[in-house]
RNA sequence: AGAGUUUGAUCAUGGCUCAGAUUGAACGCUGGCGGCAGGCCUAACACAUGCAAGUCGAACGGCAGCGGGGGGUAGCUUGCUACCCUGCCGGCGAGUGGCGGACGGGUGAGUAAUGCCUGGGGAGCUGCCCAAUCGAGGGGGAUACCAGUUGGAAACGACUGCUAAUACCGCAUGAGUAAUACCGGAUAAGCCCUUCGGGGGAAAGAUUUAUCGCCAAAAGAUCAGCCCGCGUUAGAUUAGCUAGUUUGUGAGGUAACGGCUCACCAAGGCGACGAUCUAUAGCUGGUCUGAGAGGACGACCAGCCACACUGGAACUGAGACACGGUCCAGACUCCUACGGGAGGCAGCAGUGGGGAAUCUUGGACAAUGGGCGAAAGCCUGAUCCAGCCAUGCCGCGUGAAUGAUGAAGGCCUUAGGGUUGUAAAAUUCUUUCAGCAGGGAAGAUAAUGACGGUAUUCAGCAGGGAAGAUAAUGACGGUACCUGCAAAAGAAGCCCCGGCUAACUCCGUGCCAGCAGCCGCGGUAAUACGGAGGGGGCUAGCGUUGUUCGGAAUUACUGGGCGUAAAGCGCUCGUAGGCGGAUAGGUAAGUCAGAUGUGAAAUCCCAGGGCUCAACCCUGGAACUGCAUUUGAAACUGCCAAUCUAGAGUUCAGGAGAGGUAAGCGGAAUUCCGAGUGUAGAGGUGAAAUUCGUAGAGAUCGGAAGGAACAUCAGUGGCGAAGGCGGCUUACUGGACUGAUACUGACGCUGAGGUGCGAAAGCGUGGGGAGCAAACAGGAUUAGAUACCCUGGUAGUCCACGCCGUAAACGAUGUCAACUAGCCGUUGGGAGGAUUGCCCUUUAGUGGCGCAGCUAACGCGAUAAGUUGACCGCCUGGGGAGUACGGCCGCAAGGUUAAAACUCAAAUGAAUUGACGGGGGCCCGCACAAGCGGUGGAGCAUGUGGUUUAAUUCGAUACAACGCGAAGAACCUUACCAGGUCUGACAUCCCGAGAAUUCGCUAGAGAUAGCUUAGUGCCUUCGGGAACUCGGUGACAGGUGCUGCAUGGCUGUCGUCAGCUCGUGUCGUGAGAUGUUGGGUUAAGUCCCGUAACGAGCGCAACCCUUGUCCUUAGUUGCCAGCACGUAGUGGUGGGAACUCUAAGGAGACUGCCGGUGACAAACCGGAGGAAGGUGGGGACGACGUCAAGUCAUCAUGGCCCUUACGACCUGGGCUACACACGUGCUACAAUGGUCGGUACAGAGGGUUGCCAAGCCGCGAGGUGGAGCUAAUCCCAGAAAACCGAUCGUAGUCCGGAUUGGAGUCUGCAACUCGACUCCGUGAAGUCGGAAUCGCUAGUAAUCGCAAAUCAGAAUGUUGCGGUGAAUACGUUCCCGGGCCUUGUACACACCGCCAAUCACACCAUGGGAGUGGGUUGCAAAAGAAGUGGGUAGACUAACCUUCGGGAGGUCGCUCACCACUUUGUGAUUCAUGACUGGGGUGAAGUCGUAACAAGGUAGCCG
Repeated sequence: AGAGUUUGAUCAUGGCUCAGAUUGAACGCUGGCGGCAGGCCUAACACAUGCAAGUCGAACGGCAGCGGGGGGUAGCUUGCUACCCUGCCGGCGAGUGGCGGACGGGUGAGUAAUGCCUGGGGAGCUGCCCAAUCGAGGGGGAUACCAGUUGGAAACGACUGCUAAUACCGCAUGAGUAAUACCGGAUAAGCCCUUCGGGGGAAAGAUUUAUCGCCAAAAGAUCAGCCCGCGUUAGAUUAGCUAGUUUGUGAGGUAACGGCUCACCAAGGCGACGAUCUAUAGCUGGUCUGAGAGGACGACCAGCCACACUGGAACUGAGACACGGUCCAGACUCCUACGGGAGGCAGCAGUGGGGAAUCUUGGACAAUGGGCGAAAGCCUGAUCCAGCCAUGCCGCGUGAAUGAUGAAGGCCUUAGGGUUGUAAAAUUCUUUCAGCAGGGAAGAUAAUGACGGUAUUCAGCAGGGAAGAUAAUGACGGUACCUGCAAAAGAAGCCCCGGCUAACUCCGUGCCAGCAGCCGCGGUAAUACGGAGGGGGCUAGCGUUGUUCGGAAUUACUGGGCGUAAAGCGCUCGUAGGCGGAUAGGUAAGUCAGAUGUGAAAUCCCAGGGCUCAACCCUGGAACUGCAUUUGAAACUGCCAAUCUAGAGUUCAGGAGAGGUAAGCGGAAUUCCGAGUGUAGAGGUGAAAUUCGUAGAGAUCGGAAGGAACAUCAGUGGCGAAGGCGGCUUACUGGACUGAUACUGACGCUGAGGUGCGAAAGCGUGGGGAGCAAACAGGAUUAGAUACCCUGGUAGUCCACGCCGUAAACGAUGUCAACUAGCCGUUGGGAGGAUUGCCCUUUAGUGGCGCAGCUAACGCGAUAAGUUGACCGCCUGGGGAGUACGGCCGCAAGGUUAAAACUCAAAUGAAUUGACGGGGGCCCGCACAAGCGGUGGAGCAUGUGGUUUAAUUCGAUACAACGCGAAGAACCUUACCAGGUCUGACAUCCCGAGAAUUCGCUAGAGAUAGCUUAGUGCCUUCGGGAACUCGGUGACAGGUGCUGCAUGGCUGUCGUCAGCUCGUGUCGUGAGAUGUUGGGUUAAGUCCCGUAACGAGCGCAACCCUUGUCCUUAGUUGCCAGCACGUAGUGGUGGGAACUCUAAGGAGACUGCCGGUGACAAACCGGAGGAAGGUGGGGACGACGUCAAGUCAUCAUGGCCCUUACGACCUGGGCUACACACGUGCUACAAUGGUCGGUACAGAGGGUUGCCAAGCCGCGAGGUGGAGCUAAUCCCAGAAAACCGAUCGUAGUCCGGAUUGGAGUCUGCAACUCGACUCCGUGAAGUCGGAAUCGCUAGUAAUCGCAAAUCAGAAUGUUGCGGUGAAUACGUUCCCGGGCCUUGUACACACCGCCAAUCACACCAUGGGAGUGGGUUGCAAAAGAAGUGGGUAGACUAACCUUCGGGAGGUCGCUCACCACUUUGUGAUUCAUGACUGGGGUGAAGUCGUAACAAGGUAGCCG
């Protein structure tokens, strides 16, 4: 520090996710030791049991218990034992009294301020403590304990009697606003208060006699209390709150100020700088994270606060409204004799419960600290220790060295090997830790006790007492640490290995099981699932889950944005607020600097030190970025006062303008009305119809009515803030601009709320209504057509007044100001020069290009989206949703403000390359058109589908399957089926036997089995060997079994279309572009020109074969002109080499020549010559690629599967089935023909298992025959159409030949299923074929025959060959396919694409809902325990006073006020639930249609 993920790819925007750190954690697997920390985050839920606050006998009366002493009695022997008495001593239960139970410990419920933090303030309190001062005199009355009586189950009491104090109460003294039970009086000084007159309460003693206590006042310290400033979560879908409320006066009250409380007066106080309300929350030092700024948190430790079962209340006290106190109410639990009582773990342990989850009912007061005490000491779950837990951090170990036959085993393998791996074994060595044994600190400079006794106190003794010396005291603790012993001995796991992200193979599984943080894996070869081997990471831990920060500049202060990605309010005016021109002066709030105080400690950081290191701990420093006070500075901002004119405004003079409002006027057109002329149509459409018209339309002429809108001018022209504004005239009126002078003197800019304006549609009331026209009606279209088209037509559109307040209200661009190259238009005004026209310049607008710059790109570019400043508004992934609820506005429609649950990993912008378009342009092709002939109808042949079947083997199956694989299924083929058999038909190795081989017979359908005959070979080093057969063993064979979606190879197709790319350069952030586009041209990316491109490659063309002309050479089996010979005839023969031909080699054609066109090019058109002319014809040849196209059944091959069978053999059957459908063909329907007779002319092939001549036989298929031929020699082999004659005469025929009866021939082991052919007989459909559709542009179509491959036989098929031999092409509008350029795109599996909505089904969350049930809370009332305060007529009453009657005072009771629980009524709010209901979301293959994306087939979208 980044990475993955939207796309075919790119850049951007933007979310989601990951890598890091963290944790009071939990869960899974695993687990050796130690140190240091931490350990109920949930139910402030309920708690059994034990402990957690006591102490003082030196305050008191005392003596229940224990020990001792003394005395007495008894058992009795000095002495012991028992009992009794004695507070005499040590001590001490209970009690009185004092101090402490307000600390320490726990928890975080409440609390958004009565809190906390930080810094200040003054009107007070303060036990114990410190240092000083003064005093402590003299009296009194009670009471607990105890004793007795008595109530009660208990808790707990009641009455009578006795008694003490440092308990209580007067008096004296002294005395302070403090106390007392209260009042009154007096008071020198000091003290306090004061209205300046005055007023004002004490005390206690104890003991070892020296101290400790006591009272008063003042002071200190400490602790708590009070007040103020700043700071301290979220929500405005909480906007108004408040009557003790805000202030005052007086009084009361408090330790103290204060509405703290009360009476009276006033009417204030708080709030947009967020009051009130609601939700949440203890606050802080700090902790985690982060570069920091920040963000999140507030366990442990420390400071503060609050609470103690829930609520209320006070008492005591220095301090509490009190965790282990009291009273009351409530809930709960327990005891009970049913009458009453008791209790409060959020102390330490522990229990139940809740929960994913958090420990021992431990030891000790040895240390530190606390309470009491004079002290010893006692108490102390504070604390110190130990226990449990890998919860965290830190440290250590599980051994070290050597060791290659690279052992065995595992795994992989190309079978060679590789890897695990120096790893192990083995040898040598060491012993940390754990184990056993022994030794052994520090924590205890101690306090304390006894000894001692200096200074000092003191008259002295005694006592206290520094130094000194001395004695003891350790929970931890079997401590740390050290030493010895023994043996490698006791000690390694977890996660991961597709990318991010370090680490790869095999097997299993087969969209199953499963994985997954994101992207995504898994449908038979999974590095992604599960296992294994190997590897990577961390390590006594490792993963997972959760939390927080980071990455995230993804809330942007540091540090983001708003034309199109989310985002500028529709537009003015303007309040608060924010910001603000120039000059000099003052001030010092902001600002800057210094100083002082504070910012607790701990933490973090630095340095040093201590535990062997570290974690941890200690010491010091720095820091704590803050606050306050104070001293300075004066540039900038603010403030004060003064001045200025550049901003802003006023004045004067001009001209421009659809700026606004009102009134009047005008013509053209539409419609309607009445009248004339006139006659059959008009209108409308893609085509029609509805409609109007013979009752006279439409057309035409003139007249009248009425409403609305204003052609031309008219213009990226004008005006206005925007919406918007268009005939003419008048009136009123707003603003801008130009020029000029003077004046004001910052008066300015922006603008949350607010206010006004605001298209269209819509609403209300009243008018108006020509045209147009939602709704509606009819006609068409259509599968449907609630649409598009047509005919009608109502609201509305118009006017007046009032609402509504929204638009894609757009420049998708807020307003204002300044600055920053140019060029070209245009509107208004001004200046200058020319002057009929024009030029130059300036200013305010309005447009087009464009530099710099900016931008993701597109683009913007002085009218900025550039560079800056001021202010406002708005955004933070997509959907849900601009929706719900609530509020406000509205008559309504609705508007505005505006969420959440849930769901997805994307959604989006710009640009790129393709593909596509019922987009455009150019061009080509038998693509259409023009023609010729077919198919589709018939019969048959053949293939396919379907059906059937035991099987009808398998594959191909849009073009590009279907006379295809198959160049030929009777058996074989054959893969299929039935039945019968075998375990190896075929290859290799090993062993044994035998030559191989074979005749015949029997059984069987055959395979096969049995018997039997013949045979004894070849080579040899004499051992044997080779071939073959049989038998055996195990390796292996075998498979037309599966996967063409694992593959190779081969093939089809686009397409013989003209394309497809690369290097370098250039452009672009990039994908990419350029080149390859453009102008011409071509069959062609063919060539030329132009050109940020220049070149090159694969394709095109050419080179190859064939054919067309000529030449040369050669001349048999081919040829025969001339010369001869010969025949019935024939190159038959001699001969010839001319010709044809054969087969070798050459020539020839190149736009080469001429003319024209073109751009002086390429090229095209025409012509000449030529056998051939512009690629001469034909063939072979098929770019990059596409279709997961076809083929595992040609072959090869990975993987999987079968192995007495899915292999092999045999017989028979099937592939030939047959209601049907389709493809491809053949034959026809006839006279351009059929039939009969006669005559002629090919080419290319094939032939020895063959072609087969002549001759003879048969009507014929064929038979017989055997010559010739291994082929330019012989044979197949008569070519047919054609031509010459004859006949038929338009008919189901002398057409057509299917079907069928009979008889045969041939091939073959065999023609039944199931061959071909022949003859005789039979003579079906069919009279030219619907929609639709195919081929063909010249030696082509059409037509005619011939041959070959396969093959025993079996072509209408296929492949070749020649014969005869046309018609047409104006042309490119249209159909199909293709190429190039361009355009749009929401497509990229690429239009067979994508995709909105309704309905149906399932699930999820949510709104409404008659209501229902809880919580909280306001208001109005009721109620009133305990308590406090006030009152008091009742009862009782020790201290003091008394005139002895009583009084004062007190207690109880009663009563008033306040008030908790509780109750009622009525509101508000929130949560849950609710029949039914609304929309929303999600969900491989549902329904209906096709709205959007292309001109998406009616351009789309907004209101």
Molecule: small-subunit ribosomal RNA
Organism: uncultured prokaryote